Source information
Predicted 3D model of a 502-nucleotide part of an RNA (small-subunit ribosomal RNA, 5' domain) from an uncultured bacterium. The RNAcentral record of the full RNA draws on ENA, Greengenes and SILVA.
[in-house]
Context: one part of a larger RNA
RNA sequence: GGAUGAACGCUGGCGGCGUGCCUAAUACAUGCAAGUCGAACGGAGACAGUAGCAAUAUUGUCUUAGUGGCGAACGGGUGAGUAACGCGUUGGUAACCUGCCCCGAAGUGUGGGAUAACGGUCCGAAAGGGCCACUAAUACCGCAUGUGAUCCCAGGGAACAGAUACUUGGGAUGAAAGGAGCAAUCCGCUGACAGAUGGGUCCGCGUCCCAUUAGCUAGUUGGAGGUGUAAAGGACCACCAAGGCGACGAUGGGUAGCCGGCCUGAGAGGGUGGACGGCCACACUGGAACUGAGACACGGUCCAGACUCCUACGGGAGGCAGCAGUGGGGAAUCUUCCGCAAUGGGCGAAAGCCUGACGGAGCAACGCCGCGUGAGUGAUUAAGGCCUUCGGGUUGUAAAACUCUGUCAUCAGGGAAGAAAAUAAUGACGGUACCUGAGGAGGAAGCCCCGGCUAACUACGUGCCAGCAGCCGCGGUAAAACGUAGGGGGCGAGCGUUGUCC
Repeated sequence: GGAUGAACGCUGGCGGCGUGCCUAAUACAUGCAAGUCGAACGGAGACAGUAGCAAUAUUGUCUUAGUGGCGAACGGGUGAGUAACGCGUUGGUAACCUGCCCCGAAGUGUGGGAUAACGGUCCGAAAGGGCCACUAAUACCGCAUGUGAUCCCAGGGAACAGAUACUUGGGAUGAAAGGAGCAAUCCGCUGACAGAUGGGUCCGCGUCCCAUUAGCUAGUUGGAGGUGUAAAGGACCACCAAGGCGACGAUGGGUAGCCGGCCUGAGAGGGUGGACGGCCACACUGGAACUGAGACACGGUCCAGACUCCUACGGGAGGCAGCAGUGGGGAAUCUUCCGCAAUGGGCGAAAGCCUGACGGAGCAACGCCGCGUGAGUGAUUAAGGCCUUCGGGUUGUAAAACUCUGUCAUCAGGGAAGAAAAUAAUGACGGUACCUGAGGAGGAAGCCCCGGCUAACUACGUGCCAGCAGCCGCGGUAAAACGUAGGGGGCGAGCGUUGUCC
């Protein structure tokens, strides 16, 4: 000098765009943050219509607790752990999976038994639960069919030795669900092929400090057989062998999420990983599996623990490292705001519903950028202040005064784009941006420094005191270095100080 998620002191007009718990991965009141589908299903309730004297039957619309489907594994948060194939990069997978989506083929036949809801009854303070009886389905289970798929047998057969991929023939196994519509048809369903997308896994190389850590290792290293998985593998298991790693730093300890990037620097390099994007890990602490295409699952389940809350004392409930917000910690970090109008996501045939993702507004000079606080003329160089050699000098064209201008702010009038492919409708922001008009210089300047480094000097006070200080050093009676004043220098809605990095 540059930089900063900054803080502190003094000061503070406006706008745009960003950024905002770096500490206690501390504890959390309250509200919201994941639902949706009645065009899968049976009920229940409401309303309307039709038939009927009525009970009732039936049709339609709306609402929906439950069964069922899809989603809830995304999106959002945090950085605790992790020195590791975690991340980065280059490859392998002939060792693998992939719901929804896309291409082109094939199929969707026939039966059955339950169960929630509802009803009855019982237990419990509650959370909730037991028993009896009834009922539906795209819920569940048989049988049939089998293009293809899987397995077995026989044959052919690449890279690469074996085996396998691929391929020919025979045998065996195992599928499906319907809904809407007058209909055409549309949406689904089943088993496979191929694609796309998303993942799993493996290898090479790279990835901080300490040797005042030198030896480490029994599932340890390898074999052949099995288990397990979507999948290779000591991943796991029984058996056999005795290996494997290490000064090219094993093992141990400390620290740390990694990268694209960011800061600095001419570069090489050094530092850093906040915001944004990618990957990873975690969700009160520890452990475990279930469901599922996908989780070992932040707002799911179970167990244990700590803590908090409710209780009729028998027993129950909870998890903000989601958005706001509270206590606490701290030098320090925001609103319990508006909207689904846009973009995107989930569900749905759609209308639409949900969405603290997101779009916006609010607070904070926290940062960057822009603008303003007026412009011109104006000398008896006014008064006042300060200095003085008492002549004067300086503040200083500065002010006053005169002539103008109207940015920003204020008020008033108008008023968007962002909205979306034929039209209409649809804007939180927002009566915002922007445009026009009005009046009046009116509402808007401070901070640090002036001994040298380093740009800017005098007076008074003080008297090694009070104090200053980044380094050198100033102060003990003429201090340009302390304090105040006048003057000056620098930067300017900021200016200084402190911390940290180059």
Its mean pLDDT, the model's own confidence on a scale to 100, is 86.